TPP riboswitch aptamer (THI element), 112 nucleotides, folded computationally. It was read from a public genome assembly, where an Rfam model found it. Its Rfam family is "TPP riboswitch aptamer (THI element)". Gene Ontology term of the family: thiamine pyrophosphate binding. On this family, see Sudarsan et al., RNA 2003: "Metabolite-binding RNA domains are present in the genes of eukaryotes".
RNA sequence: GCCACACGUUGGGGGUCCUGGCGGGGCUCGAUCGGAGCCGGCAGCCGGGUGAGAAAGACCCUUCGAACCUGAUGCGGAUAAUGCCGCCGCAGGGAAGCGUGGCGCACCACCG
Numbered sequence: 001g002c003c004a005c006a007c008g009u010u011g012g013g014g015g016u017c018c019u020g021g022c023g024g025g026g027c028u029c030g031a032u033c034g035g036a037g038c039c040g041g042c043a044g045c046c047g048g049g050u051g052a053g054a055a056a057g058a059c060c061c062u063u064c065g066a067a068c069c070u071g072a073u074g075c076g077g078a079u080a081a082u083g084c085c086g087c088c089g090c091a092g093g094g095a096a097g098c099g100u101g102g103c104g105c106a107c108c109a110c111c112g
């Protein structure tokens, strides 16, 4: 000096599905009725499933990159159902710097 690896840090990237119950508000129509339709199987609340995470200011990932996206309204299996599992997938994309420690390697100087 390079550097496996680990930790820290700053920045950056990313996803939020399936399902049971409850349920707020707005709009339109009708025209007085405990009315119908739409926003909408929406906001919000409580559970169940998978998962690190299914809106927490949390979790995961950050090029050694299956975090995540595309293909994909894909194919097979399972399930109450699902992006639940597998295939797809040595497919295509995808966000990096610094500090500390440090395996190992190389070089230089000095001593014997």
Base pairs, nucleotide, nucleotide: 001105002104003102005101006100007099008098009097010096011062012061013060014059016056017049018048019047020046021045022044024042025039026038027037028036029035068093069092070091074087075086076085077084